A computed fold for a 72-nucleotide RNA from Linnemannia zychae, annotated as transfer RNA.

[in-house]
RNA sequence: GAGCAUGUGGCCUAGUGGUACGGCGUUGGUCUCCGAAGCCAAAGAUCGCGGGUUCGAACCCCGCCCUGCUCG
Numbered sequence: 001g002a003g004c005a006u007g008u009g010g011c012c013u014a015g016u017g018g019u020a021c022g023g024c025g026u027u028g029g030u031c032u033c034c035g036a037a038g039c040c041a042a043a044g045a046u047c048g049c050g051g052g053u054u055c056g057a058a059c060c061c062c063g064c065c066c067u068g069c070u071c072g
Stems, first nucleotide, its partner, number of pairs: 001071005007065001010024003018055001026042005048064005
């Protein structure tokens, strides 16, 4: 330099055109002498960045960036 893959809450992860699912974690409550575990509830993601297509984009298109693999 070229090709391919990848990027979604603090972490992991689902979602292939109609306002992003779940788990862990966090916070509060309950329980306990106090904790842990369990149970209940809550907060938390302009979906890597910019632009385009569309009535509507995490999803389609273009450029760029991060990371990984391969080739030279």
Description
The source organism's lineage runs through Eukaryota, Opisthokonta, Mortierellomycotina, Mortierellales and Linnemannia. Model confidence (mean pLDDT): 83 of 100. The same sequence occurs in records of 4 taxa. It matches the Rfam family "tRNA". Rfam classes the family as a transfer RNA.